[in-house]
RNA sequence: CGAGUCGGCCAGACAGUCGCUGGCAGCAUCAGCUGCGAGAGGAAAGUCCGGGCUCCACAGGACGAGGUGCCAGGUAACGCCUGGGGGGCGCGAGCCCACGGAAAGUGCAGCAGAAAGCAAACCGCCUAAGGCGCGGCGCUCCGGCGCUGCGAACGGUAAGGGUGAAAGGGUGCGGUAAGAGCGCACCGCGCGCGUGGUAACACUGCGCGGCUAGGUAAACCCCGCCUGGAGCAAGGCCAAAUAGGAACCCCAUGGUGUGGUCCGCACCGGGUUCGGGUAGGUCGCACGAGGCGUUCGGUGACGAACGCCCUAGAUGAAUGACUGUCGGCUGCGUUCUCGGACGCGGCAACAGAACCCGGCUUAUCGGCCGACUCGUUUC
RNA sequence: GGGCCGUUAGCUCAGUCGGUAGAGCAGCUGGCUUUUAACCAGUUUGUCGUGCGUUCGAUUCGCACACGGCCCACCA
Numbered sequence: 001c002g003a004g005u006c007g008g009c010c011a012g013a014c015a016g017u018c019g020c021u022g023g024c025a026g027c028a029u030c031a032g033c034u035g036c037g038a039g040a041g042g043a044a045a046g047u048c049c050g051g052g053c054u055c056c057a058c059a060g061g062a063c064g065a066g067g068u069g070c071c072a073g074g075u076a077a078c079g080c081c082u083g084g085g086g087g088g089c090g091c092g093a094g095c096c097c098a099c100g101g102a103a104a105g106u107g108c109a110g111c112a113g114a115a116a117g118c119a120a121a122c123c124g125c126c127u128a129a130g131g132c133g134c135g136g137c138g139c140u141c142c143g144g145c146g147c148u149g150c151g152a153a154c155g156g157u158a159a160g161g162g163u164g165a166a167a168g169g170g171u172g173c174g175g176u177a178a179g180a181g182c183g184c185a186c187c188g189c190g191c192g193c194g195u196g197g198u199a200a201c202a203c204u205g206c207g208c209g210g211c212u213a214g215g216u217a218a219a220c221c222c223c224g225c226c227u228g229g230a231g232c233a234a235g236g237c238c239a240a241a242u243a244g245g246a247a248c249c250c251c252a253u254g255g256u257g258u259g260g261u262c263c264g265c266a267c268c269g270g271g272u273u274c275g276g277g278u279a280g281g282u283c284g285c286a287c288g289a290g291g292c293g294u295u296c297g298g299u300g301a302c303g304a305a306c307g308c309c310c311u312a313g314a315u316g317a318a319u320g321a322c323u324g325u326c327g328g329c330u331g332c333g334u335u336c337u338c339g340g341a342c343g344c345g346g347c348a349a350c351a352g353a354a355c356c357c358g359g360c361u362u363a364u365c366g367g368c369c370g371a372c373u374c375g376u377u378u379c
Numbered sequence: 380g381g382g383c384c385g386u387u388a389g390c391u392c393a394g395u396c397g398g399u400a401g402a403g404c405a406g407c408u409g410g411c412u413u414u415u416a417a418c419c420a421g422u423u424u425g426u427c428g429u430g431c432g433u434u435c436g437a438u439u440c441g442c443a444c445a446c447g448g449c450c451c452a453c454c455a
Base pairs, nucleotide, nucleotide: 001375002374003373004372005371006370007369008368009367010366012326013325014324015323016322017321018320020039021038023036024035025034026033027032041350045361046360048359049358050357051356052355053231054230055229056228060263061262062261063260065227066226067225068224069223070084071083072082073081074080085099086097087096088095089094100222101221105220106219107216108215122161123160124157125156126155127153130154132151133150134149135148136147137146138145139144169187170186171185172184173183174182188211189209190208191207192206193205194203195202196201235283236282237281238280245274246273247272248271249270250269254268255267256266257265276454277453278452290309291308292307293306294305295304296303297302328347329346330345331344332343333342334341335340336339380451381450382449383448384447385446386445389404390403391402392401398435406422407421408420409419410418428444429443430442431441432440
């Protein structure tokens, strides 16, 4: 200098003018006015997970349903995070993985192919044994029998070809009629023991098994763990108004209480449709698993102690608009000490709180910082 | 703000416990008719909203995203 990896941060700055929404103080009978101070995000988003909070039995038992899934830890909790193991990718820094069980059972695998799940013989290879056919020789009680040659494949064979996503370990030697874990050596695989590790798991460890046990569980299922339902339009209080109405349905081994069902518990009526009224205020609601800093413990996520700080609260919904200066990136032109200066112009994203918090995911112009890897050149 | 569904041919909809998807209407061609309509016969049409994954194989199973739609106030 070029290419790249990981982590963190910012999201133009300042000033002026005019506005908007809360808070505090003062003035004002009220409406309101004046002053001071505050006022969006890293995702406020999607609503995909987890919790707080509220109501329903502060939710109990059984079944069902759903979620989750290597191991250990963190946490209020999680499907999140950290560390580790295993597998894959990359020269590397590093990155990715729904990663329990297919020797409990059931299912599925179209087409192709001979055969696709207690495997299978289409081509090819083989003729040793048995059988078959055609011969030769010998014996004969003329029925056959023995020895031997040739042929085909009734047969044997999973080495080779071909089909397929997948054809039931791989290489070599022996072996054989030809072959084959049929035998052996090495590698792989499985099981048991041992050693190390909290564990997942690992091992140049020891022994056993010729290999039986293919794939699929984001198919049913099995195993471990987790989960009651609803949601701030939850829920409480105040105020206003009306016809406290009508029809239909369920109802005492019943009905309702927001549960998927049953039990249990509580209550004694309940549901649907139509009709009527109000469309106001207030609490919830801004101090919280809160933020920042230091020290300590821990590899880390994180935890503990101490100190400091208070930081949006709207409800058709505020948090904005304009101007100037200085910055950022960029296009064109001029200049020249060749990568700067000057002039003119352009661009500046994604997006916008709505009870709150922890995550994940998705969108995002541009810029800064730190740690590291690979390549090239020079010293 | 919260909850819940849907997306398949030009339109309205089926479909599948995974093996390249149909129906009706519409369109096109031919017949009938002087011609049109109706009728008869034949025929075309899909990235199954998009992307990534699981699988040999995805419209179907899982995840993410996009678009569209529905419901939810209080009083008795």
Predicted 3D model of RNase P RNA and transfer RNA as a complex of 455 nucleotides. Rfam match: Bacterial RNase P class A. From the family's description: Ribonuclease P (RNase P) is a ubiquitous endoribonuclease, found in archaea, bacteria and eukarya as well as chloroplasts and mitochondria. The family's RNA type in Rfam is ribozyme. Its mean pLDDT, the model's own confidence on a scale to 100, is 80.